The prediction has a mean pLDDT of 84. Predicted 3D model of a 110-nucleotide RNA (c-di-GMP-I riboswitch aptamer) from a Thermoanaerobaculia bacterium. It was read from a public genome assembly, where an Rfam model found it. The model forms 94% of the base pairs in the Rfam consensus. The source organism's lineage runs through Bacteria, Pseudomonadati, Acidobacteriota and Thermoanaerobaculia. Rfam family: c-di-GMP-I riboswitch aptamer. From the family's description: GEMM was predicted in a large-scale screen for bacterial structured RNA regulatory elements. Genes associated with GEMM are involved in a diverse array of functions, including chemotaxis regulation, signal transduction, secretion and chitin.

[in-house]
RNA sequence: CCUCGAUAAGGGCACACCUGGGAAAACCCAGCGCCGCAAAGCCACGGGUCCUCGCUUCCUCCGCGACGGCUUUCCCCGCGCGAAGACCCCAAGACCGCCGGGCUGCCGAA
Numbered sequence: 001c002c003u004c005g006a007u008a009a010g011g012g013c014a015c016a017c018c019u020g021g022g023a024a025a026a027c028c029c030a031g032c033g034c035c036g037c038a039a040a041g042c043c044a045c046g047g048g049u050c051c052u053c054g055c056u057u058c059c060u061c062c063g064c065g066a067c068g069g070c071u072u073u074c075c076c077c078g079c080g081c082g083a084a085g086a087c088c089c090c091a092a093g094a095c096c097g098c099c100g101g102g103c104u105g106c107c108g109a110a
Stems, first nucleotide, its partner, number of pairs: 004108002012037002018031005035097001041103003045100003048095003052091001054089001059085002062082004067078003
C1' cells in the first nucleotide's frame, strides 16, 4: 500500500414515528431518533422503483343510433359514432438506506 473488517478506540451517519417548513406529487430541508450502516460520504451513469403529464391500436366502462340479428317493440348480441379510463409507450421529475458502475475517505485486531 492492497485485500479485509473486530463485542477495539474516538467519533460519524441515520429509516420509521413525531414536530416545524417547502413541493401538485414522488419527495426534500431542519430538529429528534426505536430500525440499521465501514462508505447509509458524493455522482441519477446503466438497470429498477415511485410521482405527474401526454398518448389510445387492442382492452374496460359510459352515452347515442331512420343500422343488422332475435320474438318487426323491449331486453340481449353485434356493428357504427362519440366520450372517459387502465396497461404499454413517451416526456419532465424523485429516490444513491434497491442492484451495479465511477470518484473520494477515518480507524487497524485477525